[in-house]
Context: one part of a larger RNA
RNA sequence: CUGGGCGUAAGGGCGUGUAGCCGGAUAUCAAGUUAGGGUGAAGGCCUGGGCUCAACCUAGGAACUGCCUCUAAAACUGGCUUUCUAGAGUCCGGGAGAGGAUGGCGGAAUUCCUAGUGUAGAGGUGAAAUUCGUAGAUAUUAGGAAGAACACCAGUGGCGAAGGCGGCUCACUGGACAGGUAUUGACACUGAGGUACGAAAGCGUGGGGAGCGAACGGGAUUAGAUACCCCGGUAGUCCACGCCGUAAACGAUGGGUGCUAGGUGUUGGGGUCUUUGAACUCCAGUGCCGUAGCUAACGCGUUAAGCACCCCGCCUGGGGAGUACGGUCGCAAGAUUAAAACUC
Numbered sequence: 001c002u003g004g005g006c007g008u009a010a011g012g013g014c015g016u017g018u019a020g021c022c023g024g025a026u027a028u029c030a031a032g033u034u035a036g037g038g039u040g041a042a043g044g045c046c047u048g049g050g051c052u053c054a055a056c057c058u059a060g061g062a063a064c065u066g067c068c069u070c071u072a073a074a075a076c077u078g079g080c081u082u083u084c085u086a087g088a089g090u091c092c093g094g095g096a097g098a099g100g101a102u103g104g105c106g107g108a109a110u111u112c113c114u115a116g117u118g119u120a121g122a123g124g125u126g127a128a129a130u131u132c133g134u135a136g137a138u139a140u141u142a143g144g145a146a147g148a149a150c151a152c153c154a155g156u157g158g159c160g161a162a163g164g165c166g167g168c169u170c171a172c173u174g175g176a177c178a179g180g181u182a183u184u185g186a187c188a189c190u191g192a193g194g195u196a197c198g199a200a201a202g203c204g205u206g207g208g209g210a211g212c213g214a215a216c217g218g219g220a221u222u223a224g225a226u227a228c229c230c231c232g233g234u235a236g237u238c239c240a241c242g243c244c245g246u247a248a249a250c251g252a253u254g255g256g257u258g259c260u261a262g263g264u265g266u267u268g269g270g271g272u273c274u275u276u277g278a279a280c281u282c283c284a285g286u287g288c289c290g291u292a293g294c295u296a297a298c299g300c301g302u303u304a305a306g307c308a309c310c311c312c313g314c315c316u317g318g319g320g321a322g323u324a325c326g327g328u329c330g331c332a333a334g335a336u337u338a339a340a341a342c343u344c
Stems, first nucleotide, its partner, number of pairs: 003316004007298002011312001013197001015195002020190001024084002027081001028079002031077002033073003036069004045061006087187001088184003091180002094177001099173002103169003106150001110146008121132002158165002202243006211237002216232004254311006262289011273277001293300002317344003326337004
């Protein structure tokens, strides 16, 4: 050094990618590797022998796990190059999609304003009251203004790395999928640091402000009611630009590759035809049930939590504590990294 784990106790919120690790077939080289050969004093160890014994001396053996190599092998690791096409990418013509971002447009609803009709109530609740209304409310009709969100379609439907994305539409743009086999020829996988993105809330500057609505005021309820219910209502919610960087950021399940029964839905695409059908079949997604197997159980089960390999992250009794101190980042809020004493 070699442990056991990470759906429920442990998977980084998610991409991209540097170093590193690891990596397809074929030929070749022979550094690692393996075999042969050489060498490896004395002492020490084992078995004998010689001084009367012993110390001491001496012979042989084992060991010396090392080093060298005009030698050989070529499976594995490695090196350089050659060739290849199964991995990966490019190309061609297709269809699907709330993927992203910009501008324009639309209707329903809501509130407000103006005008008409109209009269005493309206709201609200378990019941009420605060509240609004004879200065004409509520209701209703017509016109206008504003902001925000897009009913039905709508679907364990779709798209996206995740966060997330839903009215219509012009132009801009990313990715995936099936088919063709034209092309490059291992260009691949993962990824410490780095870096991009990252709901909501919050922060800065400037706009905007209909509805909703922390805080706040009032009315109720109650023993109290700093709540639940009601009437109001500011920040905020919206837009632009810049920060913040966290969530039960969840499938509480990191990524990649291969292998391992089926059945039944559904989305996108292709193929077959002797029944164009509840047909058969091939890919890619998305659900349910389930075999083997796994699991402490629950459950998972070709979308694995099965069988394996590669790479990263993380855990190591409860509390103290995701805290203190220090560092880094931030305008701040705070974020991140991250202990110990003590205690059970």

Small-subunit ribosomal RNA, central domain from an uncultured prokaryote, 344 nucleotides, folded computationally. Its mean pLDDT, the model's own confidence on a scale to 100, is 86.